[in-house]
RNA sequence: GUAGAGGCGCGCCUGUUAAAUAGUAGGCUGUCACAGGCAAGCGGUUGCCGCGUUAAUGACAGCUCGAAAGGUGACGGCGCCGAAGUCUGUCGGAUUUCCGCUCCCGGCAAGGCUGGGGGUACGGUAAACAGCCGUAUCACUGUCAUCCUACGGAUGGAGAGCUAC
Numbered sequence: 001g002u003a004g005a006g007g008c009g010c011g012c013c014u015g016u017u018a019a020a021u022a023g024u025a026g027g028c029u030g031u032c033a034c035a036g037g038c039a040a041g042c043g044g045u046u047g048c049c050g051c052g053u054u055a056a057u058g059a060c061a062g063c064u065c066g067a068a069a070g071g072u073g074a075c076g077g078c079g080c081c082g083a084a085g086u087c088u089g090u091c092g093g094a095u096u097u098c099c100g101c102u103c104c105c106g107g108c109a110a111g112g113c114u115g116g117g118g119g120u121a122c123g124g125u126a127a128a129c130a131g132c133c134g135u136a137u138c139a140c141u142g143u144c145a146u147c148c149u150a151c152g153g154a155u156g157g158a159g160a161g162c163u164a165c
Base pairs, nucleotide, nucleotide: 001165002164003163004162007081009080010079011078012077013076015075016074017073018072026065027063028062029061030060031059032058033057036049037048038047039046040102041101042100043099044098084114085113086112087111088109089108090107091106092105093104115141116140118138119137120136121135122134123133124132125131143157144156145155146154147153148152
């Protein structure tokens, strides 16, 4: 440098479909309350609606009205085996009237941590006891080294590793 292996193996898709989200948000009607309410979260700015008690808004009740996004499973396709995930830093993008921060998307660093999947517990996210993320722990599994009572076992290390050429 090339080619490979680990297996409930990893990641992506404006893909198809199903469940759930949810009879929720919302809509209509009625009643009550009230001077405020809205523009992704926060702050400022700007704008819009409304303020004699109405409909701007909120609450309650009724109605055979009534969603969606993110996430998940299955199928299909694609790229792969630091696959990938996460943290920190930095650069860029996107987003709202505008500004700043956050959230979201992406690039970079032989930066830090993790070989891999799983169970359990705790925490975060989420509608969720799903899933994802982090930490700890448990055995399983792959790999190499050393050793042994050697066709099995013990201990230890880490993927910048291991095997073949």

Annotation:
Lysine riboswitch aptamer from a pig gut metagenome, 165 nucleotides, folded computationally. The model forms 98% of the base pairs in the Rfam consensus. The coordinates come from a structure-prediction model, not an experiment, and the mean pLDDT is 78.